A computed fold for a 166-nucleotide RNA, annotated as Lysine riboswitch aptamer.
Model confidence (mean pLDDT): 77 of 100.
It was read from a public genome assembly, where an Rfam model found it.
């Protein structure tokens, strides 16, 4: 001089993630639906309701939404934040499917193309491959400081503690 593994608190990535909201806006959609006028004439099973005083369908005319999802603002909780795939439970249904919870397993972020799946939609979101920037260890280069290659978040970085120890 001076470790490690376990363990803690704090941190960084960037169009960083997710979640609220009597907020605003576009889509949704002149869609559903009501109303009037015309056609035309009575249905595949169960229930209810309407119908020859005219149902369904369908034109024309006037009226006309909403929910989910988005954006944009204003908050919140974060940095396996968060997504997704299996399995199992609860729960709902005729059966499901969306939901929650729990093991697990894949993915650093992020942007883009195709191809699949939802979704009214070319918006938007998810899943695979690629491409491409980015962040962070590693090797190995290069030297007023850069390039190439790998690897994962169970990770990196910083401080404490192990530890007046080996």
């Nucleotide at each position: 001089c001076a470790a490690a593994a376990c363990g803690a608190u704090a941190g960084a990535g960037g169009c960083g993630c997710a979640u609220u909201g009597c907020a605003c806006g576009a889509u949704c959609a002149g869609u559903a639906c009501c109303g009037c006028a015309c056609c035309g004439a009575a249905a595949u099973g169960g229930c209810u309701c309407c119908c020859a005083a005219g149902g369904c369908c369908g034109u024309g005319c006037g009226g006309g939404a909403a929910a989910g999802g988005c954006g944009u603002c204003a908050g919140u909780g974060c940095c396996g934040a968060a997504g997704u795939g299996a399995a199992u439970a609860c729960g709902g249904u005729g059966g499901a499917a969306g939901g929650u919870a729990u093991u697990u397993g894949c993915u650093g972020g992020c942007a883009g193309u195709u191809c699949g799946g939802a979704g009214a939609a070319c918006a938007u979101c998810c899943g695979c491959c690629c491409u491409g920037c980015u962040g962070u260890c590693g090797c190995a280069u290069a030297c007023g400081u850069u390039u190439g290659c790998g690897g994962a978040g169970a990770g990196c970085u910083a401080u404490c503690a192990c530890a007046u120890a080996c």